[in-house]
RNA sequence: AGACCCGUAGCUCAGCUGGUUAGAGCGCUGCCUUGACAUGGCAGAGGUCGAUGGUUCGAGUCCAUUCGGGUCUACCA
Numbered sequence: 001a002g003a004c005c006c007g008u009a010g011c012u013c014a015g016c017u018g019g020u021u022a023g024a025g026c027g028c029u030g031c032c033u034u035g036a037c038a039u040g041g042c043a044g045a046g047g048u049c050g051a052u053g054g055u056u057c058g059a060g061u062c063c064a065u066u067c068g069g070g071u072c073u074a075c076c077a
Stems, first nucleotide, its partner, number of pairs: 001073007010026004019057001028044005050066005
């Protein structure tokens, strides 16, 4: 320098052929249960989907640029 893959909640990830409310598990908070803890039950908070721009009636999903991480190839010595 080139090719490819990944980036979505605090963590691990799902998200179909672009379609109307962005999800799961764990974690966190409150309540119930207990003498207390754990377990269990109920409820809740937490996201501009890495960033910017574009296409579209509509983008997590498509396109361009860019940032970060990873794998491979090449170059140098």

Background
Transfer RNA from Methylobacillus glycogenes, 77 nucleotides, folded computationally. RNAcentral records the identical sequence in 12 taxa. It matches the Rfam family "tRNA". It is annotated as a transfer RNA. Rfam links the family to the GO term triplet codon-amino acid adaptor activity. RNAcentral holds the sequence, with entries from ENA and GtRNAdb.